[in-house]
RNA sequence: GAGCCUGUAGCUCAGCCAGGUUAGAGCACUGGUCUUAAGAGCCAGGGGUCCCCAGUUCAAAUCUGGGCAGGCUCA
Repeated sequence: GAGCCUGUAGCUCAGCCAGGUUAGAGCACUGGUCUUAAGAGCCAGGGGUCCCCAGUUCAAAUCUGGGCAGGCUCA
């Protein structure tokens, strides 16, 4: 320098191909319940402007362009 893959909650990820009802799951966290206490279990709750900028569209996590970061391969 070139190609490909990845970036979504504190962590691990799904959803993207085929745009459309409120952006979800597990774990973690907070409160309650239970316990002598803690853990486990059960109930409830908080937490995201989906890596950034722009474009297309009535509508973008999803499509297009550019950039940034990480990984793999080639030179």
Background: The RNA shown here (transfer RNA) has 75 nucleotides and comes from a Candidatus Nanoarchaeia archaeon. The RNAcentral record of the sequence draws on ENA. It matches the Rfam family "tRNA". It is annotated as a transfer RNA. Rfam's curators write: Transfer RNA (tRNA) molecules are approximately 80 nucleotides in length.